[in-house]
Molecule: transfer RNA
Organism: Candidatus Berkelbacteria bacterium
RNA sequence: GCCGUCAUCGUCUAGAGGCCUAGGAUACCAGGUUUUCAUCCUGGAGAUCGCGGGUUCGAAUCCCGCUGGCGGUA
Numbered sequence: 001g002c003c004g005u006c007a008u009c010g011u012c013u014a015g016a017g018g019c020c021u022a023g024g025a026u027a028c029c030a031g032g033u034u035u036u037c038a039u040c041c042u043g044g045a046g047a048u049c050g051c052g053g054g055u056u057c058g059a060a061u062c063c064c065g066c067u068g069g070c071g072g073u074a
Stems, first nucleotide, its partner, number of pairs: 001073007010026004018057001028044005050066005
């Protein structure tokens, strides 16, 4: 260089064109429980889905480019 693949809350992840004002777990914050801590229970906040375009009535999802990670190849 070329080919493939991945990028979504702090972290791990669900998602396969309309049910998504993006769900869950964990971490975090508050309250309850406990003598205290931990556990457990309840609630809260947290992602314009890597960036820029395109297709479509409608895109996290399809297409193109770029950036970064991983793998393969000479």